């Protein structure tokens, strides 16, 4: 240098244009001799940056940064 995939909560990952989720985690609570399992309920997001297209963008175009993978 080229082409391809990946970037969403602490971590794992879903979301194929109309209220941004689950799971583990983390906090409080219940259960009980105690902890550990469990059970309930809470917290947590500028959706990688930066711009476009749309009445509306995590989603669809562009460019970049980052990280894999292959070619050279």
């Nucleotide at each position: 240098u080229c082409a391809g995939g990946a970037g969403u909560a602490g971590c794992u990952c879903a979301g194929u244009g109309g209220u941004a989720g689950a799971g583990c985690a983390a906090u409080c609570g219940a259960c009980u001799g105690u902890u550990a399992a469990u059970c309930g309920a809470u917290u947590g997001g500028u959706c990688g940056u930066g711009g476009g297209u749309u009445c509306g963008a995590g989603c669809c175009c562009c460019a970049c940064c980052u990280c894999c993978u292959g070619a050279g």

A computed fold for a 72-nucleotide RNA from a Candidatus Kerfeldbacteria bacterium, annotated as transfer RNA. Its mean pLDDT, the model's own confidence on a scale to 100, is 83. RNAcentral holds the sequence, with entries from ENA. Its Rfam family is "tRNA". Gene Ontology term of the family: triplet codon-amino acid adaptor activity. Rfam describes the family as follows. Transfer RNA (tRNA) molecules are approximately 80 nucleotides in length.